[in-house]
Order: sequence, then C1' cells, then structure tokens
RNA sequence: GAAAUCGAUGGGGAUGGGGUCCCCCGACAACCGCCGCAAGGCUGAUGACUCCUACCGGGCG
Repeated sequence: GAAAUCGAUGGGGAUGGGGUCCCCCGACAACCGCCGCAAGGCUGAUGACUCCUACCGGGCG
C1' cells in the first nucleotide's frame, strides 16, 4: 500500500419526539404497510414495552 473479514463513531426497522431493549445494513446497503391491471380504497403515530404531543370519536360538567 492492496484485498478479504469483522465492526461502530454511522444509517435504518410505512406518519412527530423521549427512555429501555431487540433486530437489520455496512453505503450501488439496510428501510420505504396492505388490496387493486388501473382508477381508487383501507389500517397503524412503536420493531417491542412505555411516556409525551398531534389527530378522530364518545361521555360528563
């Protein structure tokens, strides 16, 4: 100096943010929901647990 492997200080886990844990990728990466040929329609603020906020509906005062 080159190649390969490992790997985090990095990126990500379908709609905002915090905590803990788990998983994926290793940058031409991981990830970017479901149904439908299309037009169009439907669910969920999480990967899991939890808290805050936003939104929708109902009840009471």
Fluoride riboswitch aptamer (crcB RNA motif) from Nitrobacter sp. 62-13, 61 nucleotides, folded computationally. It was read from a public genome assembly, where an Rfam model found it.